This is a predicted structure of a 353-nucleotide RNA (Bacterial RNase P class A) from a Bacteroidales bacterium. Its Rfam family is "Bacterial RNase P class A". Rfam links the family to the GO terms dimeric ribonuclease P complex, tRNA processing and ribonuclease P activity. Lineage of the source: Bacteria > Pseudomonadati > Bacteroidota > Bacteroidia > Bacteroidales. Of the family's consensus pairs, 98% are formed in the model.
[in-house]
Parts: sequence; C1' cells; structure tokens
RNA sequence: CCGGCAGGCUGUUCUAUCGCUGUCCGUCAACUGACGGACGGAGGAAAGUCGGGACAACACAGGGCGCCAUACUUCCUAACGGGAAGGCUCCGUUCAUGCGGAGACAGCUAGUGCCACAGAAAAUAACCGCCCGUCAGCUGACGGGUAAGGGUGAAAACGUGGGGUAAGAGCCCACGCGCUGUCGUGGUGACACGGCGGUGGGGUAAACCUUAUGGGUUGCAAGAUCAAAUAUGCCGGCGUUUGAGGGCUGCCCGUCCGAUGCCGGCGGGUAGAUCGCUAGAGCUGCGCAGUGAUGCGUAGCCCAGAUAAAUGAUAGAACCAGACAGAAUCCCGCUUAUAGGUCUGCCGGAAUU
Repeated sequence: CCGGCAGGCUGUUCUAUCGCUGUCCGUCAACUGACGGACGGAGGAAAGUCGGGACAACACAGGGCGCCAUACUUCCUAACGGGAAGGCUCCGUUCAUGCGGAGACAGCUAGUGCCACAGAAAAUAACCGCCCGUCAGCUGACGGGUAAGGGUGAAAACGUGGGGUAAGAGCCCACGCGCUGUCGUGGUGACACGGCGGUGGGGUAAACCUUAUGGGUUGCAAGAUCAAAUAUGCCGGCGUUUGAGGGCUGCCCGUCCGAUGCCGGCGGGUAGAUCGCUAGAGCUGCGCAGUGAUGCGUAGCCCAGAUAAAUGAUAGAACCAGACAGAAUCCCGCUUAUAGGUCUGCCGGAAUU
C1' cells in the first nucleotide's frame, strides 16, 4: 500500500421557484373558510412486535393454585431477558493472565430418565491377552484366577512411579487430579491463595424436575366529553337480602355491584365532532464525581402530529449520497436489513528498509 473478516460512528448540504401541511400573528369574512407573514415538518433502524415501562380502564383491595419468565458477582437504570466493570470455564495466539474471542456460567450428592452404533461390558464387565492346573502334542481343548497390556467407542472402574504377586489389581506406599467439608489471609462480592480432613466411574437439566427471584388483566381500535338516532320492540332465565345474575381472573377462596332489577338471545336505529396528540424517565454545551455504564450541578434549546392519511416536485451547485428504507400514544432496549464514507482490531499478500 492492497484485499478479506469482525465491530463502532455517519448515512446528504446550500440557493431559487412552485405545491402540501402544523403552530402563532394580522386582515377579510361569519363561517368553520380565504389571503399574507414568521417559524417548523420521516429513521438509524420509523422495520420485527421480541422485551421493559409511562399512561388509561377494570368501583376498591387481596390470598392460594396454575401458567410464564429469569438464573456467576457487584454496580447503573423508571424498569428489563438491557448496559458497565469484574470472576470462573473453554478456544485461538503468545516467552508471558500479555492479546483476542465464546459462554442458554443456579443445581446431577433430592428424585426419575437417557447415552444410538460399535464393543465382552456404558456399571452386577471379560473378546484378544497374561498366569496356574489337567489332558494331548500338528500349541489345541477344558477348568480356575485376572482387569496391569491390546482392541471397540465421544466416553471403559482416577493418573504417574515404586513395591508386592503365580499373573495382576488402591492390595500397600509416595506424589498428583476431580468432588467435597472446615479453618486462615485478601476482596463489597463472585472468587483467589494456603493449611488440615473426607471421598473416588462419567456425561446430559435449550431432558422431566428441584431451588431462588419476579409477574393482576387488557391495551390509544386504551379511554374521556358532546351531538345524533331509535321499535317506551319481542323472547328466555329468573329474582328482590334465605342474593338470581354480573365484575375483579385461567381456576378456587374472598370481595364488590345488584331489586319494576340484572344477564342472555333475536331484531331495528345512529355512528359525526372534539380531546387523548406530543414539553418529554427530552436534547445540546460546560464543569465535578466515578475504571465505567452513569449521576449531580449549571447554561441554553423546543426539534412532525397526519386521520384515507401532509413532510414533495423542478433547476443549479457541492458531493460520496446510488443502500436498507416511510412516523400514527410515547419512551428505553433487543433482533434483523444496509450502497458509500470513516475509525479500531485481526488475518493474508506485495514492496521498501
């Protein structure tokens, strides 16, 4: 310097003319409009609808079960399955806890399951082999012992060395390894280092399950207000405190509403307007605290609210702009897609020194 992979940021700007739309001001109207002016007008994901909330309703307030979700520690946050910093395990590289990456990292000593095929056997083991004994002699047959050697397998009775033995085996010894109990030191903690004991097949919980923690339901088509219209319709179940029926809730308990009342079914009429609707867990700059996420203080800013759906078109210049792509109650995350530009890390190649 070139290429590839992974990750972060960014992802159009200015001028003019015309057009659409929100707010405010002014003029004219007296209707819901016309004209003029000022200031604004799609995203980093607006996507997915996967999570968490704000907010609203269920009159109010619960308990149990079920069901669902999460799972190393500490901290941040309104909260989260999110983020930050660490711990442990594994992988790659390396002289090196140096660098990079992954983790669906609570529990298999509560219990129940499963581990195909191969293999003698996947935990009540013996195919080859080794040793002993008997019979034969072309080293084959039978009986007993063995689990050190070989084979099968992802995994085979903890590993190495020594002793011992007919041959072997934790049978004995030494040192290790795994699991575990306890004590000491350090740390907020997960844990780390060390001492003294116990113990010795594994794996698997995105297997059933156990433990701990959390979760009321529904959602802006939530809801609120005004207007309009009707057939003071018909039928059924009933019932009036000895509580029918209904709500909270998937079920139970409980609780509340409820009396010419409630629920259910059939049928008919109306369905327009306003609010919710964008000033926020908001954004930007600076300072302080903190390893950091972030918090506090201070100064400034207002940055879409459409409703069959506005946010555009043309020309010129800049330029890299050609991708993914279009708000609908809002915010914070996660996941997915992404031309070009730029930064960081790793890998490969070329050239030079």